Two RNAs folded together computationally: RNase P RNA and transfer RNA, 435 nucleotides in total. Rfam match: Bacterial RNase P class A. Its family is annotated with tRNA processing, ribonuclease P activity and dimeric ribonuclease P complex in the Gene Ontology.
[in-house]
C1' cells in the first nucleotide's frame, strides 16, 4: 500500500436525581423516611427468518398456496454457520455467486434495428448457373463475404463444388452416452463413441426433491370494579385461515348453538416475567461450525415507561508553539444508539481505538 | 409492542419486462371592453433510495427510507 479475523467503543471520583430489591425506623403512607446493593447493547434496532412459550380438543390425510434449492455436517431450528466442490472477480492474500431441472417435459416471452429473432426459418447487398426480348429483366442454388442488433445456429486448416456449406476430413471448443481410477459426495481426472452443435430466459409459467396446521404476550391464566339492552340474520354452527375428508364440541323447532351491527361498562391489580437451547475458567473429541465433563457465578425488569446532570482529573480527537519524548488547557465535549416474554441467526447504522496472521 | 397495506409530474390516479401517460394546475397566445368559460400551444418525472437478475425493470428479487391503517377487557 492492501485482504482478512477477534475486541474494546469513554475511564475514576464528588454532588444532585431516577427504576427495582433488600433490611431498618415510624404517626404505617399500594406517592413514607433512611441505609446498603444493582441498573442496557454490540448492534437493545429493522422484525427478514428460525425456535421457545401460550391458546385453538389432538395438530391427522389429499389437493391448493407460500418458502427453500451444489454437496457433506452443526443445530432445539433455520433462508443461519463450518468444510468442501463448480463458476466469476483479483498478480496476490482474498472476495462474489436464488449454484436443482448443464432451459433435450411442456408452455411463454426477446421492443426498436434488421432480409430473418429461435422454425430443420430467411434472402437486401453479394456469389454462382440458367433462360431472355439484352432491360437497372426472369427462374434456380448458396448462407461462405458486407449489412443489423444483446443475441444471427461452432472455430481453424485442407479438401470438395458451378459457387458454396459439417459436405468430407484433420486438430481446438462445446455437448450428451458409456466405462475406468479417486473421494461418503457435489465433482475431478484419464479413455472411447456418438451425431456434427439441437443459442437466451426458470429473481417467466411450469417440473423435481424437501419444509411449512393457525394466531400470537395486545397470547394466555386468575382477582377485583362498573353497566343497559337493542335489532337483523339463523339450521346448522364452530375449532377451520382456500376447498375436500376425516375427527371433536356446540345445537337440532327453540327458554334457539351461534354470527353480524348498534348501544353500554372498565382505563385497576397479580401472574405470564428472567436458572436461561445461561456467562466465565478448565480439561477432552472434532480440520472447523459444534459438542462432552468439572468447577464456579447470579449478571436489568420499567408499564407513558428509571438507566441522566453538572464540576473536577485523566483519556482521545482538533488547533497551536516546540519538533526527540513534550507542553498548552485554547476547542471537539466523544460515533451509531437505547431493553419491554426470551432465545439462536441475518441484515442495516457506527466517530475513534487496540491485536493477530496473511498477500503485494 | 404485534400484524398489514402503500410510495410514479406541483395534486389525484393509470401504465403485459419493450420510447412512462391521463385529468386537474401552472404558463403564453387567441376570444372579450375586462374578467370566467372556451380554443391553441406549451412545461413538468433521479417511478422513495441502494444493490442485484435480465439484452432490456415503475413492474421481478433483496436491502433500506418514509407514510397510512388494524389489533385491550367486560357483558
Nucleotide at each position: 500500500a492492501g485482504u482478512u479475523g477477534a475486541c474494546c467503543g469513554c475511564g475514576u471520583g464528588a454532588u444532585c436525581g431516577c427504576g427495582u430489591c433488600u433490611u431498618c425506623c415510624c404517626g404505617c403512607g399500594u406517592u413514607g423516611g433512611a441505609a446498603g446493593a444493582u441498573g442496557a447493547g454490540g448492534a437493545a434496532a429493522g422484525u427478514c427468518c428460525g425456535c421457545g412459550c401460550u391458546c385453538c380438543g389432538c395438530a391427522g390425510g389429499g389437493c391448493a398456496c407460500g418458502g427453500u434449492g451444489c454437496u457433506g455436517g452443526c443445530u432445539a431450528a433455520c433462508g443461519g454457520c463450518c468444510a468442501g466442490g463448480c463458476g466469476a472477480g483479483g498478480u496476490g492474500a482474498c472476495u462474489c455467486g436464488c449454484c436443482g431441472g448443464a432451459a433435450c417435459a411442456g408452455u411463454g416471452c426477446a421492443a426498436c434495428a434488421g432480409a430473418g429473432a429461435a422454425g430443420c426459418g430467411u434472402a437486401u447487398u453479394g456469389c454462382c448457373c440458367c433462360c431472355c426480348a439484352c432491360g437497372c429483366g426472369g427462374g434456380g442454388g448458396u448462407g461462405a463475404g458486407g449489412g443489423u442488433g444483446a443475441a444471427a445456429c461452432g472455430g481453424u486448416g485442407c479438401g470438395g463444388u458451378a459457387a458454396g456449406a459439417g459436405c468430407g476430413c484433420a486438430c481446438c471448443a462445446g455437448c450428451g452416452c458409456a466405462c475406468a481410477u479417486g473421494g461418503u459426495g457435489a465433482c475431478a481426472u484419464g479413455c472411447g463413441c456418438g451425431g456434427c452443435u439441437g443459442g437466451g430466459u426458470a429473481a417467466a409459467c411450469c417440473c423435481c426433491a424437501c419444509c411449512g396446521g393457525g394466531a400470537g404476550c395486545a397470547a394466555g391464566g386468575c382477582c377485583a370494579a362498573g353497566c343497559a339492552g337493542g335489532a337483523a340474520c339463523g339450521a346448522g354452527g364452530g375449532g377451520c385461515g382456500g376447498c375436500c375428508c376425516g375427527u371433536c364440541c356446540c345445537a337440532u323447532u327453540a327458554u334457539c348453538a351461534g354470527u353480524u351491527c348498534c348501544g353500554g361498562g372498565u382505563a385497576g391489580g397479580c401472574u405470564g416475567c428472567g436458572u436461561g437451547a445461561g456467562g466465565c475458567g478448565u480439561c477432552g473429541g472434532g480440520u472447523a461450525a459444534c459438542u462432552g465433563g468439572c468447577g464456579u457465578c447470579c449478571c436489568a425488569g420499567a408499564u407513558a415507561g428509571a438507566u441522566g446532570a453538572u464540576c473536577a482529573c485523566g483519556c482521545c480527537c482538533g488547533a497551536c508553539c516546540a519538533c526527540a519524548u513534550g507542553g498548552u488547557c485554547c476547542g471537539g465535549u466523544g460515533a451509531c444508539a437505547g431493553a419491554a416474554c426470551g432465545c439462536g441467526g441475518c441484515u442495516u447504522a457506527u466517530a475513534g481505538g487496540u491485536u493477530g496472521a496473511c498477500u503485494u | 409492542g404485534c400484524c398489514g397495506a402503500c410510495g410514479u409530474a406541483g395534486c389525484u390516479c393509470a401504465a403485459c419486462g419493450g420510447u412512462a401517460g391521463a385529468g386537474c394546475g401552472u404558463c403564453u397566445g387567441a376570444u372579450u371592453u375586462g374578467u370566467a368559460a372556451u380554443c391553441a400551444g406549451a412545461u413538468g418525472g433521479u417511478u422513495g433510495g441502494a444493490g442485484g437478475u435480465u439484452c432490456a425493470a415503475u413492474u421481478c428479487c433483496u436491502c433500506u427510507c418514509g407514510u397510512c391503517g388494524g389489533c385491550u377487557c367486560c357483558a